[in-house]
Context: one part of a larger RNA
RNA sequence: GAACGAACGCUGGCGGCGUGCCUAACACAUGCAAGUCGAGCGAGAAAGGUACCUUCGGGUGCUGAGUAAAGCGGCGCACGGGUGAGUAACACGUGGGUAACCUGGCCUUCGGUGGGGGAUAACACUUCGAAAGGGGUGCUAAUACCGCAUUCGGCCCAAGGAGCUGCGGUUUCUUGGGUGAAAGAGGGCAGCUUUCGGGCUGUUUUCGCCGGAGGAUGGGCCCGCGGACCAUUAGCUAGUUGGUGGGGUAAGAGCCUACCAAGGCAACGAUGGUUAGCUGGUCUGAGAGGAUGAUCAGCCACACUGGAACUGAGACACGGUCCAGACUCCUACGGGAGGCAGCAGUGGGGAAUUUUGCGCAAUGGGCGGAAGCCUGACGCAGCAACGCCGCGUGGGUGAUGAAGGUCUUCGGAUCGUAAAGCCCUGUCAGAUGGGACGAAGGAACCGGAGUAACGUCCGGCGAUGACGGUACCAUCAAAGGAAGCACUGGCUAACUCCGUGCCAGCAGCCGCGGUAAUACGGAGAGUGCAAGCGUUGUUC
Numbered sequence: 001g002a003a004c005g006a007a008c009g010c011u012g013g014c015g016g017c018g019u020g021c022c023u024a025a026c027a028c029a030u031g032c033a034a035g036u037c038g039a040g041c042g043a044g045a046a047a048g049g050u051a052c053c054u055u056c057g058g059g060u061g062c063u064g065a066g067u068a069a070a071g072c073g074g075c076g077c078a079c080g081g082g083u084g085a086g087u088a089a090c091a092c093g094u095g096g097g098u099a100a101c102c103u104g105g106c107c108u109u110c111g112g113u114g115g116g117g118g119a120u121a122a123c124a125c126u127u128c129g130a131a132a133g134g135g136g137u138g139c140u141a142a143u144a145c146c147g148c149a150u151u152c153g154g155c156c157c158a159a160g161g162a163g164c165u166g167c168g169g170u171u172u173c174u175u176g177g178g179u180g181a182a183a184g185a186g187g188g189c190a191g192c193u194u195u196c197g198g199g200c201u202g203u204u205u206u207c208g209c210c211g212g213a214g215g216a217u218g219g220g221c222c223c224g225c226g227g228a229c230c231a232u233u234a235g236c237u238a239g240u241u242g243g244u245g246g247g248g249u250a251a252g253a254g255c256c257u258a259c260c261a262a263g264g265c266a267a268c269g270a271u272g273g274u275u276a277g278c279u280g281g282u283c284u285g286a287g288a289g290g291a292u293g294a295u296c297a298g299c300c301a302c303a304c305u306g307g308a309a310c311u312g313a314g315a316c317a318c319g320g321u322c323c324a325g326a327c328u329c330c331u332a333c334g335g336g337a338g339g340c341a342g343c344a345g346u347g348g349g350g351a352a353u354u355u356u357g358c359g360c361a362a363u364g365g366g367c368g369g370a371a372g373c374c375u376g377a378c379g380c381a382g383c384a385a386c387g388c389c390g391c392g393u394g395g396g397u398g399a400u401g402a403a404g405g406u407c408u409u410c411g412g413a414u415c416g417u418a419a420a421g422c423c424c425u426g427u428c429a430g431a432u433g434g435g436a437c438g439a440a441g442g443a444a445c446c447g448g449a450g451u452a453a454c455g456u457c458c459g460g461c462g463a464u465g466a467c468g469g470u471a472c473c474a475u476c477a478a479a480g481g482a483a484g485c486a487c488u489g490g491c492u493a494a495c496u497c498c499g500u501g502c503c504a505g506c507a508g509c510c511g512c513g514g515u516a517a518u519a520c521g522g523a524g525a526g527u528g529c530a531a532g533c534g535u536u537g538u539u540c
Base pairs, nucleotide, nucleotide: 001540002539003538004537006536007535008534009533010532013391014390015389016388017387018386019384020383021349026347027346028345030344031343032342035075036074037073040072041071048063049062050061051060052059053058082302083301084300092226093225094224095223096222097221098220101219102218106215107214108213109212110211111210112209113208114148116146117145123138124137125136126135127134128133154179155178156177157176158175159174160173161172162171163170164169184207185206186205187204188203189202190201191200192199193198228274229273230272235265236264237263240262241261242260243259244258245257246256247255277299278298279297280296281292282291283290284289304325305324306323307322308321327338328337329336330335355381357380358379359378363377364375365374366373367372394424395423396422397421404415405414406413407412428481430476431475432474433473434472438467445460446459447458448457449456484529485528486527487526488525489510490509491508495524496523497522498521499520505512506511
């Protein structure tokens, strides 16, 4: 000199864009943060309104409404969001391998979707319990569950041929045998039937369902190389190193197991200890390098602590389950409930870090055919000079060089065109009026194209804005409301007077102060930066 997620002191007008628990991965009150689908399925309220009856207590019908809430089922909950504890490791970065693998939803493509069965929740009745939560009996549905049939291709076995080969295998073709699947729903048309609500059959279309092949995407595993410190850590190792048989996984492997052999690693630093998430990047520097890893992005790890599996395409699962532990809460003492390192917020710790805000209007995500619902992701607003950037605090004129302050050699000098006065301007703040972009969509309706028809496509019309009456524009009034901080001995730009008298004090280094101190304290003047200026801390 530069920089900062900074803090502290003094001061403080406005706006834009960013940033904001670095400490206790300490404990958490309260609210919200993951739901959705009735076009998979069965069932299905109440309040209110209204009509009638009434013993005036009430009852019944219609509506509310096939709505709410709940249940079975599907998809999602493994994304998104947080944190950095652990980890010195194939965790990360980079480059490869997988002939050792998986991949829901999405895209392309081939083939299929036949015919049956038994349950169960909801519900009703009953029962145990303080509660949380259960038990029993009975009824019912499905795209829930289970057999059977069928099999182009799939999988398994056997035989033969061909290609590649690391000679272990692997790919492919042919033949034979065995094995294995499915689910319906919405709309249109036609026919039959009807208790006039509808039902059945056929056909067509949309969305699904099953089996396979390919793609895309995402992942698992393996390897080369790279990036911390300590040798005042020198030896480490028994599933340890290898083999065989078996098991296990989506998949290679001591991954696991039985047996056999005695190996394996290490001064090119094993083992042990300390510290630490890694990277793109960031800061500094001419560069080389050094330091660092907030915000943003990629990867990893974790979710009160430790352990475990279940479901699933995917988890060993932050707002799932089970066990143990610590802590907190409820209890009828028998037993139960909980997990903010999600967004706000509280206590605590600390030098120190914000609102228990608004909205799904936009972007994105989940579900849904869609309308739509959900979304503390996100978009915005609030607080903080925490940072960067921009603007303003006025402009011109004005010499009796006013008054006043300070200094003085008492002549004057200086603050100083500075002020006043006169003439202007109108940024910001203030008031009034107008007022956005961000909005593209999209149901219904109309018209057209197309289809056998529906679905579909095109055009028109078409409620949609949290921010926000904000940005911006116009008008009005008005110099009016808006400057401080540090320094002035040298380094280092800037000097005099008074007070003090090795005292009080200053200080980054050298050093000042003991009676004329440009170095302490005050005043005047000056210098430097400026809505900031200094100090402290840290890095280069």